A computed fold for a 94-nucleotide RNA from a Methylococcaceae bacterium, annotated as c-di-GMP-I-GGC riboswitch aptamer. Lineage of the source: Bacteria > Pseudomonadota > Gammaproteobacteria > Methylococcales > Methylococcaceae. The prediction has a mean pLDDT of 79.

[in-house]
RNA sequence: GACGAUGAAGCCAAACCUAUUGUGAAGUAGGGACGGAAAGCUACGGGUCUUUUUAUUAUCAUAACGAAAUGAAAAGACAGCCGGGUUGCAAAUU
Numbered sequence: 001g002a003c004g005a006u007g008a009a010g011c012c013a014a015a016c017c018u019a020u021u022g023u024g025a026a027g028u029a030g031g032g033a034c035g036g037a038a039a040g041c042u043a044c045g046g047g048u049c050u051u052u053u054u055a056u057u058a059u060c061a062u063a064a065c066g067a068a069a070u071g072a073a074a075a076g077a078c079a080g081c082c083g084g085g086u087u088g089c090a091a092a093u094u
Stems, first nucleotide, its partner, number of pairs: 002093001011036002016031006034080001040086003044083003047078011059067002
């Protein structure tokens, strides 16, 4: 220098619970471990989700108002969905 979790020492922490912030997706803190070798950072491409506005009707409903689904736009969330970018640790082995 390469490689990268099988052992040791460390690191992170899903679901769920509690508190708190937010309309919400979710964030933060504590508990807790399903997992992780970039589960560090970054919303750049795709994706999923939320809110608001708007259009439509194959649906439901009303005396009327509505509901639901789908499309569009705007604003957001997720880096532990897949890629891209960027930084980087230990052992064994070579």